Transfer RNA from an Armatimonadota bacterium, 76 nucleotides, folded computationally. The sequence is in RNAcentral, with records from ENA. Rfam family: tRNA. It is annotated as a transfer RNA. Rfam links the family to the GO term triplet codon-amino acid adaptor activity.

């Protein structure tokens, strides 16, 4: 240096053809119990990696930048 494959919630990960961001755990408060766990009820959740561009409208298309992974080449 070159290519490809990611970055959405506190973790994991979904997001269809461009048209209200979403699920599972989690976390708060209540029930229930002697208490805990289990179980039910309610509520909590976002600068969708960053910064432009197309467009009525962008997590999604395009442009460049980062950041992780994988290969390949180079040099030793």
């Nucleotide at each position: 240096g070159g290519g490809c494959u990611g970055g959405u919630a506190g973790c994991u990960c979904a997001g269809u053809u461009g048209g209200u961001a979403g699920a599972g755990c989690g976390c708060u408060u209540c029930c229930c119990u002697u208490a805990c766990a289990a179980g039910g009820a309610a509520g909590u959740g976002g600068u969708c990696a960053c910064a432009g561009g197309u467009u009525c409208g962008a997590g999604u298309c395009c442009u460049g930048u980062u950041c992780a992974g994988c290969c390949c080449a180079c040099c030793a």